[in-house]
Context: one part of a larger RNA
RNA sequence: GCCCGGGAGUUGCGCUCGCUGGCGAGGUUAACCCCGGUAAACCGGGGGGAGCCGGAGGGAAACCGAGUCCGAACAGGGCGUUAAGUCAGCGGGCGCAGACGCGAAGCCGGGUGAUCUACCCAUGGGCAGGGUGAAGUCGCCGUAACAGGCGAUGGAGGCCCGAACCGGUGGACGUUGAAAAGUCCUCGGAUGACCUGUGGGUAGGAGUGAAAAGCUAAUCGAACCCGGUGAUAGCUCGUUCUCCCCGAAAUAUAUCUGGGUAUAGCCUCGGGGAUGAGUCUCGCGGGGGUAGAGCACUGGAUGGGGUAGGGGGGAAACCCCCGAACCCAACCAAACUCCGAAUACCGCGAGAUGCUCCCCGGGAGUCAGCGGGUGGGGGAUAAGCUCCAUCCGCGAGAGGGGAACAACCCAGACCGUCGGCUAAGGUCCCCAAGCGCGGGCUAAGUGGGAAAGGAAGUGGGGGCGCUAAGACAGCUGGGAUGUUGGCUUAGAAGCAGCCAUCAUUUAAAGAGUGCGUAACAGCUCACCAGCCGAGCGCCCCUGCGCCGAAAAUUUAACGGGGCUUAAGCCCGCCACCGAAGCCGCGGAGACAGGCGAAGCCUGUCUCUCGUUGGGGCUUCGCCCCAAACCCCUUUAAGGAAUUUUCCUUAUGGGGGUGAAGGGGGUUUACCCCCUUCCGAGACAAGCUUCGCUUGUCUGGUAGGGGAGCGUUCCCGGUGGGCUGAAGGUGUCCCGUAAGGGGCGCUGGACUGCCGGGAAGUGAGAAUCCGGGC
Numbered sequence: 001g002c003c004c005g006g007g008a009g010u011u012g013c014g015c016u017c018g019c020u021g022g023c024g025a026g027g028u029u030a031a032c033c034c035c036g037g038u039a040a041a042c043c044g045g046g047g048g049g050a051g052c053c054g055g056a057g058g059g060a061a062a063c064c065g066a067g068u069c070c071g072a073a074c075a076g077g078g079c080g081u082u083a084a085g086u087c088a089g090c091g092g093g094c095g096c097a098g099a100c101g102c103g104a105a106g107c108c109g110g111g112u113g114a115u116c117u118a119c120c121c122a123u124g125g126g127c128a129g130g131g132u133g134a135a136g137u138c139g140c141c142g143u144a145a146c147a148g149g150c151g152a153u154g155g156a157g158g159c160c161c162g163a164a165c166c167g168g169u170g171g172a173c174g175u176u177g178a179a180a181a182g183u184c185c186u187c188g189g190a191u192g193a194c195c196u197g198u199g200g201g202u203a204g205g206a207g208u209g210a211a212a213a214g215c216u217a218a219u220c221g222a223a224c225c226c227g228g229u230g231a232u233a234g235c236u237c238g239u240u241c242u243c244c245c246c247g248a249a250a251u252a253u254a255u256c257u258g259g260g261u262a263u264a265g266c267c268u269c270g271g272g273g274a275u276g277a278g279u280c281u282c283g284c285g286g287g288g289g290u291a292g293a294g295c296a297c298u299g300g301a302u303g304g305g306g307u308a309g310g311g312g313g314g315a316a317a318c319c320c321c322c323g324a325a326c327c328c329a330a331c332c333a334a335a336c337u338c339c340g341a342a343u344a345c346c347g348c349g350a351g352a353u354g355c356u357c358c359c360c361g362g363g364a365g366u367c368a369g370c371g372g373g374u375g376g377g378g379g380a381u382a383a384g385c386u387c388c389a390u391c392c393g394c395g396a397g398a399g400g401g402g403a404a405c406a407a408c409c410c411a412g413a414c415c416g417u418c419g420g421c422u423a424a425g426g427u428c429c430c431c432a433a434g435c436g437c438g439g440g441c442u443a444a445g446u447g448g449g450a451a452a453g454g455a456a457g458u459g460g461g462g463g464c465g466c467u468a469a470g471a472c473a474g475c476u477g478g479g480a481u482g483u484u485g486g487c488u489u490a491g492a493a494g495c496a497g498c499c500a501u502c503a504u505u506u507a508a509a510g511a512g513u514g515c516g517u518a519a520c521a522g523c524u525c526a527c528c529a530g531c532c533g534a535g536c537g538c539c540c541c542u543g544c545g546c547c548g549a550a551a552a553u554u555u556a557a558c559g560g561g562g563c564u565u566a567a568g569c570c571c572g573c574c575a576c577c578g579a580a581g582c583c584g585c586g587g588a589g590a591c592a593g594g595c596g597a598a599g600c601c602u603g604u605c606u607c608u609c610g611u612u613g614g615g616g617c618u619u620c621g622c623c624c625c626a627a628a629c630c631c632c633u634u635u636a637a638g639g640a641a642u643u644u645u646c647c648u649u650a651u652g653g654g655g656g657u658g659a660a661g662g663g664g665g666u667u668u669a670c671c672c673c674c675u676u677c678c679g680a681g682a683c684a685a686g687c688u689u690c691g692c693u694u695g696u697c698u699g700g701u702a703g704g705g706g707a708g709c710g711u712u713c714c715c716g717g718u719g720g721g722c723u724g725a726a727g728g729u730g731u732c733c734c735g736u737a738a739g740g741g742g743c744g745c746u747g748g749a750c751u752g753c754c755g756g757g758a759a760g761u762g763a764g765a766a767u768c769c770g771g772g773c
Stems, first nucleotide, its partner, number of pairs: 001773006011097013026053003032047006057064002067079004100238002103235001107228006118202009127192001129161003132157001136153006165189003170185004204220001206216003241708006251264005265366002267363007276355001278353009292339001293337002298333003302329004309322005369394010399410003414587004419583003425577003428561003434574001436573006447563001453547002457544010474531005480504003485499003510525001514523002588698013602684004609679002611627007628657006635650006658677008709762001711759010727746008
């Protein structure tokens, strides 16, 4: 890594809401007890009314009470009154519990450890060899005696060199090692604060420590084991079948708050309201101080005029400079406004649309947003920057275009279709469709990246000049004289510089345009003539092009090929291609309307019917039997009374009967009428389901709602199976999906279906767990 198996919203109690059911001004038992089930756990039935919730609230309370509290109040206001609850089951959510699963580092408790290591205690052991040569002593010298000197002797030392031993300096190797710390070379100590054997001691906030927070069993800023323990984790990861309907948010406020949470906003589901909201368009009526504009205020600011004032010079007269206010002129402003829109917003009316609206309640998710257009703040009139506003989009949106490319352009995907039309964008080839048509432009591969700026590129338009009395260009010739103008200067002669810039001769010729000389000279130009013979010069606006133009692997700034009266650019036209857009055909689901059927419920109505149980059948419904009650009656017994009679029990026969209340006829029996309730029937409305039909809709993350498939077990019913169950495997078929089925082979003993119920109920991901390879 793959395969197989395991693997995550559960359970108890409480609260709350919904659905279903029971009872209902009530509802309900808890512990416990009794009975039954072979019954101890368990189940069913009965008892048990303690208790709980509801039935009245208001007030702190006394207290009062459909009211009460505040208050002086008979004022006003607050909370109430006017709408039924309660118990159970199921479901949504919340709380307390481990509470969807896995995951810390940690904290505490009780123990286990000093066989490693730190230090200590007791008792033993070890240190080749060599060197140095302290004190002391002796001898000699020396001293008054000491001291001192020399020699010998002596053998001290955390002394020297260096094995064992202890260590671990530098380097290399080793780094899935020979080794969870080593090997080799090198190096330190090596009679000492030395090394070491054995036995013993000290421990977890404790020991020990020549101190490194070192060491305390390969673990140490608090050991290890077990327990509290499923610690906690506002964090990360993961969270398992299908289809259908709707569908967000990345905001506000608050927060020891900022990646969490609460409430609101936005989503969903249910209930209720609404002849009325909602949205759009038009009209009318509003308030405003933005865009723009303006300078009347507040400020800024430029030029001119100009006064007070100020500065300088002067004896003064006066002169020069600066300069408020004021005037003229041109301006600037988020925190300026004499003005002032478009939109937006509010109200009213009309029209359109068609439930989009509002209220109450259950369930959420969202609180990191991002891009684009527009209006702004910050920044640098930077950012794929940041902060607001507004619209759109991505988010959560597929499809077509843009070479590629969440948010740019087109366009919102229910499914199928080897049909059609279009959008953006395209139509030479890659590549579907025009080497389309008409007119013009470009020569730069511009197209196919770029600015200030630059240029007789080229097209179009305009203006002003010159021109057959000959322009423009070219060629030929002239371009003179006073004069070398004056000054300056060494010189200055058209041509260093300063000043002046006249006059003459002329067809024309500057007191000189440039080159040149030391200065002259020389060459040119302006200007004139001739030759030539038709356009020429300058400026402005504008289309397309040119230069400006340097980057890193390789052309690499058209997607490529390639393209030049285009396959580039501009204008016009026709056709075609082109999407999940639109249309056609077939199909599915949701919602709404209409029609029909069935069921339920409510109301109304009138007629009819009305006990209960069981059985049978042609189970629409009818028939039969039995029982209960009432009335009449037969018989028998007993009792009351004792004259008819009445009562009880039993028995035979006949008839009747839904319940309650009231009234009438009437002596009673009995009958009739009215009201209410229950059941049946008819009608109407509503709801549910189904069918047909019409219309609309069906992208979708978080999330809400709905309907289903499948697995295991249980209950009831009903089937299959050794003539082959489950499982496995191959193949075919059915269903919108989860899925379902047939057949063959394998397999060798269980298993399906229908109706319900209960869950250890669905796997691909968690650096998931176990196993296999």
Predicted 3D model of a 773-nucleotide part of an RNA (large-subunit ribosomal RNA, domain II) from a candidate division WOR-3 bacterium.
Its mean pLDDT, the model's own confidence on a scale to 100, is 83.
It was read from a public genome assembly.